Predicted 3D model of a 1486-nucleotide RNA (small-subunit ribosomal RNA) from Porphyromonas sp. canine oral taxon 290. It matches the Rfam family "Bacterial small subunit ribosomal RNA". Rfam links the family to the GO terms structural constituent of ribosome and ribosome. Taxonomically the source falls in Porphyromonas (Bacteria, Pseudomonadati, Bacteroidales, Porphyromonadaceae). The coordinates come from a structure-prediction model, not an experiment, and the mean pLDDT is 83.
RNA sequence: GAGUUUGAUCCUGGCUCAGGAUGAACGCUAGCGAUAGGCUUAACACAUGCAAGUCGAGGGGCAGCAUGAACUUAGCUUGCUAAGUUUGAUGGCGACCGGCGCACGGGUGCGUAACGCGUAUGCAACUUGCCUCGUAGAGGGGGAUAACCCGUUGAAAGACGGACUAAUACCGCGUAUGCUCACAAGGUCGCAUGAUCUAGUGAGGAAAGAAUUUUGCUACGAGAUAGGCAUGCGUCCCAUUAGCUAGUUGGUGAGGUAACGGCUCACCAAGGCAACGAUGGGUAGGGGAACUGAGAGGUUGAACCCCCACACUGGUACUGAGACACGGACCAGACUCCUACGGGAGGCAGCAGUGAGGAAUAUUGGUCAAUGGGCGGGAGCCUGAACCAGCCAAGUCGCGUGAAGGAUGAAGGUCUUAUGGAUUGUAAACUUCUUUUAUAGGGGAAUAACGGCUAGCACGUGUGCUAGAUUGAAUGUACCCUAUGAAUAAGCAUCGGCUAACUCCGUGCCAGCAGCCGCGGUAAUACGGAGGAUGCGAGCGUUAUCCGGAUUUAUUGGGUUUAAAGGGUGCGUAGGUGGCUUGUUAAGUCAGCGGUGAAAGGUUCGAGCUCAACUUGGACAUUGCCGUUGAAACUGGCGAGCUUGAGUGUAGAUGAGGUAGGCGGAAUGCAUGGUGUAGCGGUGAAAUGCUUAGAUAUCAUGCAGAACUCCGAUUGCGAAGGCAGCUUACUAAGGUACAACUGACACUGAAGCACGAAAGCGUGGGUAUCAAACAGGAUUAGAUACCCUGGUAGUCCACGCAGUAAACGAUGAUUACUGGGCGUAUGCGAUAUACAGUAUGCUCCUGAGCGAAAGCGUUAAGUAAUCCACCUGGGGAGUACGCCGGCAACGGUGAAACUCAAAGGAAUUGACGGGGGCCCGCACAAGCGGAGGAACAUGUGGUUUAAUUCGAUGAUACGCGAGGAACCUUACCCGGGAUUGAAAUGUAGAUGACAUAUGGUGAAAGCCGUUUUCCCUUCGGGGCAUCUAUGUAGGUGCUGCAUGGUUGUCGUCAGCUCGUGCCGUGAGGUGUCGGCUUAAGUGCCAUAACGAGCGCAACCCCUGUCCUUGGUUGCCAUCAGGUUAUGCUGGGAACUCCGAGGAGACUGCCGUCGUAAGGCGUGAGGAAGGUGGGGAUGACGUCAAAUCAGCACGGCCCUUACAUCCGGGGCGACACACGUGUUACAAUGGGGAGGACAAAGGGCAGCUACUGGGCGACCAGAUGCGAAUCUCUAAACCUCUUCACAGUUCGGAUUGGAGUCUGCAACUCGACUCCAUGAAGCUGGAUUCGCUAGUAAUCGCGCAUCAGCCAUGGCGCGGUGAAUACGUUCCCGGGCCUUGUACACACCGCCCGUCAAGCCAUGGGAGUCUGGAGUACCUAAAGUCCGUAACCGCGAGGGUCGGCCUAGGGUAAUACAGGUGACUGGGGCUAAGUCGUAACAAGGUA
Repeated sequence: GAGUUUGAUCCUGGCUCAGGAUGAACGCUAGCGAUAGGCUUAACACAUGCAAGUCGAGGGGCAGCAUGAACUUAGCUUGCUAAGUUUGAUGGCGACCGGCGCACGGGUGCGUAACGCGUAUGCAACUUGCCUCGUAGAGGGGGAUAACCCGUUGAAAGACGGACUAAUACCGCGUAUGCUCACAAGGUCGCAUGAUCUAGUGAGGAAAGAAUUUUGCUACGAGAUAGGCAUGCGUCCCAUUAGCUAGUUGGUGAGGUAACGGCUCACCAAGGCAACGAUGGGUAGGGGAACUGAGAGGUUGAACCCCCACACUGGUACUGAGACACGGACCAGACUCCUACGGGAGGCAGCAGUGAGGAAUAUUGGUCAAUGGGCGGGAGCCUGAACCAGCCAAGUCGCGUGAAGGAUGAAGGUCUUAUGGAUUGUAAACUUCUUUUAUAGGGGAAUAACGGCUAGCACGUGUGCUAGAUUGAAUGUACCCUAUGAAUAAGCAUCGGCUAACUCCGUGCCAGCAGCCGCGGUAAUACGGAGGAUGCGAGCGUUAUCCGGAUUUAUUGGGUUUAAAGGGUGCGUAGGUGGCUUGUUAAGUCAGCGGUGAAAGGUUCGAGCUCAACUUGGACAUUGCCGUUGAAACUGGCGAGCUUGAGUGUAGAUGAGGUAGGCGGAAUGCAUGGUGUAGCGGUGAAAUGCUUAGAUAUCAUGCAGAACUCCGAUUGCGAAGGCAGCUUACUAAGGUACAACUGACACUGAAGCACGAAAGCGUGGGUAUCAAACAGGAUUAGAUACCCUGGUAGUCCACGCAGUAAACGAUGAUUACUGGGCGUAUGCGAUAUACAGUAUGCUCCUGAGCGAAAGCGUUAAGUAAUCCACCUGGGGAGUACGCCGGCAACGGUGAAACUCAAAGGAAUUGACGGGGGCCCGCACAAGCGGAGGAACAUGUGGUUUAAUUCGAUGAUACGCGAGGAACCUUACCCGGGAUUGAAAUGUAGAUGACAUAUGGUGAAAGCCGUUUUCCCUUCGGGGCAUCUAUGUAGGUGCUGCAUGGUUGUCGUCAGCUCGUGCCGUGAGGUGUCGGCUUAAGUGCCAUAACGAGCGCAACCCCUGUCCUUGGUUGCCAUCAGGUUAUGCUGGGAACUCCGAGGAGACUGCCGUCGUAAGGCGUGAGGAAGGUGGGGAUGACGUCAAAUCAGCACGGCCCUUACAUCCGGGGCGACACACGUGUUACAAUGGGGAGGACAAAGGGCAGCUACUGGGCGACCAGAUGCGAAUCUCUAAACCUCUUCACAGUUCGGAUUGGAGUCUGCAACUCGACUCCAUGAAGCUGGAUUCGCUAGUAAUCGCGCAUCAGCCAUGGCGCGGUGAAUACGUUCCCGGGCCUUGUACACACCGCCCGUCAAGCCAUGGGAGUCUGGAGUACCUAAAGUCCGUAACCGCGAGGGUCGGCCUAGGGUAAUACAGGUGACUGGGGCUAAGUCGUAACAAGGUA
């Protein structure tokens, strides 16, 4: 820096990623070189070899080897060879005595939280072999012992005995200083203990030789080197470890040590350490340094260097200059091996190597050539130190796998909108060039200098110089030259975002991916494969770990009103911090100088390997510590003073401040008495309860306990909790005024102490009211609740405990500073209720500033300072364990495992609310008529069926798709056929027809036959048709959740947005809000908004009035003719009507109200009045709404079938349920007779006048009309008459019979007519629908579809023609504003707890097992030390033995830690289990 909480936003906050690093490991891959590295685990066990020897110039010797000598034998060439014996004579030398070394070098990190390490000091408290320098010395003796030899014993390891012998081995004697000790005198020095110098007396202590020159030896002193000890400071986590300590702390004396010291011992004293963290527990070698980081820091301690510790585990000492000793010793223990079973041997954390463990780490290599070490006079010997090589991509650095040209943009692959294109891609092929590397051949280093040897020279005779030859493991290596030829050499990961890089196929919440967010449920850039791309490259990814990002522990550099976080409050100890002036000091601070801060490493300037890594020379840094010399501002210390901080005093006020006592009235309840009578009480409604034994109500009197009405407030007081009738006593506080006193006495405050609401606990009182628990009554599906009636603890008092609250201003205390305004309490200002001011309080508004915002704003959440407390993701959890407190309840302190990627704050827009306000709608109300009951029609569900095809399902499905299911339709079922198919089309081939007529068979389709048989032509062929084959057709098969188009609904509701500006960090807001108005976001006013768009309205159509114009098929007033009658005819153009074009209506006028918009008026005028009535017209969007079966279309599926043809059946079934309708139940009616008036439509396979027949449906004939001409056509209504309230002269279902019409065909399954039959039904429960005027209601007419029709449906037309609306409380729906929200898939939301199931970690748990540490007691090896009779020794002395200590072992009790444990407690996680609905809205009881 990024991703991730949200619909979006800002913040808080966690999680995750990009970077670097590694002694790494794993996966895939692999050409070379240089360089550094390589058991992080089992300090587990180890076979085998090697890793420490050397000196003969210390010694005795001589086993083996070589030489010489002598002798013997053999061959013989008579002095040569060979063999043997003797001989230490010589070179040398196994073993031995002796010297030096073995304490270095090399390994490991167990232990250790320590003077172990780092750093700086000190030793006047010490040692130091080999080395250097100096002084002095080495006289004269002695006794042993190993080896060798001879024996004994044992399996062995070995042990023992006897005898011989040497030394630079050992021991006396002599000598000896400046050495040591004792005594004692004087001088000098030091911070002190003390040190040092000088003279004296006494005592004690040495020696070694070898060899040719030289070198060893002894004593003492000095130096160097190497060590030892002490001290200051620094050095991990846990306080859920708070007290620890008897040699402990100190002293005196002694012992011991190289040396100081309780190091050890005796005695004395009672100290010592600790909140500045003792003690205990856990973990760990420390440092230089390494990684990371801007730095400060954080993490690490491999390799290299320094220090420490260790060497199978534990203990112990010996030797030595040095060890308590890795390749030495003794003892104990565990383990392994040998054994003759008696007893012995061993220690790779040296180099290789083996086994084991593990994710994991190499060769049983070469050489001492160099560097270094040991011994030696030296040659030299030894050296798994070291130098080299081998193995390993395990790190870093370097090189290569070719370079240039080359477009037909090849082939192939992939993709595609497909015959085109894109990409792989200058990539390849091809041409030219180069040769690092590779292979072959050839040449060929440096690292080597010393030393010793030989020769020469110089002098001081063992040194120096010169010359020569000699010495290389790595190595024939590095490097150089030649030849060959692009020849020998590229992979890994990724491609949804973060994060560079995209497409196709497969798969279908499967398989799988994943670092976080998250992908996958049929179109996956996220899985798997492919093509392509990107990144790095001999490597690339993954995993693990560390730092970074993380300012996410914040010193640099964070916070605490609401996100995590202020202790409930005060007093106060330690601590931290602290007013003004002045003097002094120099601890802090600052400066100069000195020492140190090892080397390596780092930085920088150079140099060397072909470069680089690497190596190397110089400089710097090493921020630290110590010393020293200065400075004196600030902080601190010490001293002196001051008054402003703080405190005291005086004066007059204030208040529900506290404690104790006394008093008061009202109310409540109870008791007694009176009056009085039937209810009271309670609720949403009731009931339980009380009451005729007299309640409630009312009056009087009395008693009891508790609380104090009004005043009363945004008031006052108090540290907080808290405090309210009146009064008395005691007591505390803050404030004001004055400026008398003290003189910094202050602030904060871990521990500590005190106070601390309510509930609760203990003891004793008291108990009127109220009231947990409990009981009853209701409510409810339930109701362990809400409501009601009762009611006990408690509520009250005294004393004690408890110690917590949303103990809140969710805001710690103190001090200072910084703008205003209104109000209020109490003082002061001489007086006043005025006014301005001032001080201290209490509310409110606002500025700067702050803040994520809300907000805070002199009472800060502003600007600063000091001190305290607290926070570091959510859950687990304020839980568990431990400890402390408590009578208990419980409180305080306070984790982890595990789990999630969020949890959270503020604000925004919506949605929602059993939130609020305003408004509208046939929404309610007021009315009229219906539905729901009956029968029938029709649709749906269900059931049934071979099939009852499919779709539509709250509103927004159900007389819907369907505006016509007998066949067809038809998609369904049964049966029978055919397979390029009923139709379309490309290619190839064959044929010449196609078609007509007709026979057989069959239910038909079909199948099998018979008959007849093309056109054009340039003769190449073409057209047309049929058949065959192949691409294809076809599908009412699936997906309306892949889609287009169309439609429903909210809703004809008034809304939905944009540009610019402004406000806000932002999402967003403003505009669009507010007031008035409207049918309307319709207007007006106001206004940080000004304008605009889609909607509203208007423009369009029909209708209502008038005018103009035109009159046929329409009309007929006037004129004329004619008829039984009729605009029938001439004519007319007036009227009606039919068209076309105009006018008219705009709150325009008047009155009134109003700022205006506009409203009102039985206003006028007008045909019409405030949108005149009706229609068309449906904003942004919602419902993954409906439709793949109207059509179109992506994908998937079928292809002798899921396509297609035909016959029959079904879609019409029928215990049932629902919707929509029709007809009725009758007299406002039914029947009969007569009479009148429409509009809008239709009509040639049609409508049909008229005539005739039939009771009728209809039939037969005939005429007009493709229609303002002909035709189809009204009913309710009116008049007269009958019926008189009945299941009827109502009602017409059902059924029987007879017919008509359509049609190939009316059985399943048509309509109509006539005759007969005459069911239910007497106005319909809960509930529910439509309608506000030419509307409802009622009456008929027409049309589409259609052969006919199941039409009572749908769409239209006219006739007759009402009632009612007070009003907006309520129901439903909608709009605007506001409010709350834990909702945003948006309340059909979200979400809690028990129970049931699975998994996981964890607490308790009768117990049980294990571990380390400690205590007490017993025992006790080796070994030092002490003592010492027997024993040895002439003696000195040794030593058995005894004692102390102690590793180890045993016993006992306890504490701690861990594992396991029947059972048990809660917790977490797990799409769709159970029960309820606690929370979020007033969440339905805030």

The RNAcentral record of the sequence draws on ENA, Greengenes and SILVA.